[in-house]
Molecule: c-di-GMP-I-GGC riboswitch aptamer
Organism: Desulfuromonadales bacterium
RNA sequence: CACGACAAAGCCAAACCUCCCAUGAGGAAGGGGCGGAAAGCGGCGGGUCUUCAAACUAUGGAGAUGGCCGAGUUGCCGAAG
Numbered sequence: 001c002a003c004g005a006c007a008a009a010g011c012c013a014a015a016c017c018u019c020c021c022a023u024g025a026g027g028a029a030g031g032g033g034c035g036g037a038a039a040g041c042g043g044c045g046g047g048u049c050u051u052c053a054a055a056c057u058a059u060g061g062a063g064a065u066g067g068c069c070g071a072g073u074u075g076c077c078g079a080a081g
Base pairs, nucleotide, nucleotide: 003078004077011036012035016031017030018029020027021026034067040073041072044070045069046068047065048064049063050062051061052060053059
């Protein structure tokens, strides 16, 4: 540099439940643990979703998702190569 082991030490936390916030997609906290080597960070591009306008379709505005993909950036551990 690359790679990700039936390795070690730690880390994160899906569904679901409780409660709060939001018109909503969703988000915060606690429990929980399906999974994760960036499941750290940021919505930049694409995707998906919500809402408003419009409404035949298209399109536009405002949003959500970083645990959908790509790119960006930072980073723990360490066998084989």